[in-house]
Parts: sequence; structure tokens; C1' cells
RNA sequence: AAAGGGCAAACCCGCUGAAAAGCGGGGACGCAAAGCCACGGGUCUAAAGCUAAAAAGGCCAUGACAGCCGGGUUGCCAAA
Repeated sequence: AAAGGGCAAACCCGCUGAAAAGCGGGGACGCAAAGCCACGGGUCUAAAGCUAAAAAGGCCAUGACAGCCGGGUUGCCAAA
């Protein structure tokens, strides 16, 4: 290079969750690690807790995001 393939954003449906979000089905915007790990930065949420006389509100990750950036780790094909 080529070939076989892989994953699946938005959106819709169902389930879980306080939420962010996750999982399953449909669906493809994209992706060469869009496989895996929250280690550093960042972002989202704020149940519990703290605050507030109370309410409204505010603070807060122990929740989440690996398809935000960096890092770590594993790995398929690869002709002349």
C1' cells in the first nucleotide's frame, strides 16, 4: 500500500441513578488505539455533609467524563 474487519457522536426508545452519567437496542458525527487505567491538569454533577433560624441560595467528590489535554499500559493487519 492493500484486504479483512473494529469502535460509535448527536438523536430516539427502554432500564439504572439525586444528578452528571452509565448500560441495552436502534442510529452514524467521527476515530489508527474512539482498547484499558481517573496518575497530573481540566470539565460536568452535588445525593450525603457543611452553611443558611427556616426556605431560597451558597460551598463541597467520596460521583462522573479515557470521544478535553498530558501520562501509563496492552495490542490486529502490514505487499513490493

A computed fold for an 80-nucleotide RNA from a marine sediment metagenome, annotated as c-di-GMP-I riboswitch aptamer. The prediction has a mean pLDDT of 89. Of the family's consensus pairs, 95% are formed in the model. Rfam family: c-di-GMP-I riboswitch aptamer. Its family is annotated with cyclic-di-GMP binding in the Gene Ontology.